Model confidence (mean pLDDT): 77 of 100. A computed fold for a 109-nucleotide RNA from an uncultured Kiloniellaceae bacterium, annotated as Guanidine-I riboswitch aptamer.
[in-house]
RNA sequence: AUGCAGCGCGCCUAGGGUUCCGAUCUGUUUCCGAUGCAGGACCGAGAGGCGCAAACCGGAUACCCAUGACAUAGAUCCGGUGACACGGCGGGAUAAAAACCCGGGAGUA
Numbered sequence: 001a002u003g004c005a006g007c008g009c010g011c012c013u014a015g016g017g018u019u020c021c022g023a024u025c026u027g028u029u030u031c032c033g034a035u036g037c038a039g040g041a042c043c044g045a046g047a048g049g050c051g052c053a054a055a056c057c058g059g060a061u062a063c064c065c066a067u068g069a070c071a072u073a074g075a076u077c078c079g080g081u082g083a084c085a086c087g088g089c090g091g092g093a094u095a096a097a098a099a100c101c102c103g104g105g106a107g108u109a
Base pairs, nucleotide, nucleotide: 008052009051010050011049012048015043016042020040021039022037023035024034025033027031055081056080057079058078059077060076061075084104086107090102091101092100
C1' cells in the first nucleotide's frame, strides 16, 4: 500500500423526553387547555454492567467409504479465546427527546 472477513442478541443502568396513565394549575368543570412534574409506563448506550452467541484454536467420539489404513469436509461433545477503543458540528426516527440511528462516521493520537 492492497485484498478478504467481522464488530451480533437479551436483561439492566447512566441518560432522555411527553403520545398514554397519574399529578398540579385554571376555565364555561361530561370535558378543553397549560405545566416534564424526583411518579407509572415508554425510548435507551460501538467506546457502561451482566449473561449468551457467532467466529477462531486445541482435544475426543461416532458416521461414511473400502482390500485395509490415513487424511479431508461435515456432525456431536469438552476446554480455551471471545479483545481494544479519543471522537465533534449537523441531520434523522418516534408524540417528543437522548450517549438511540447516520457513526468503530468526519476528524484526532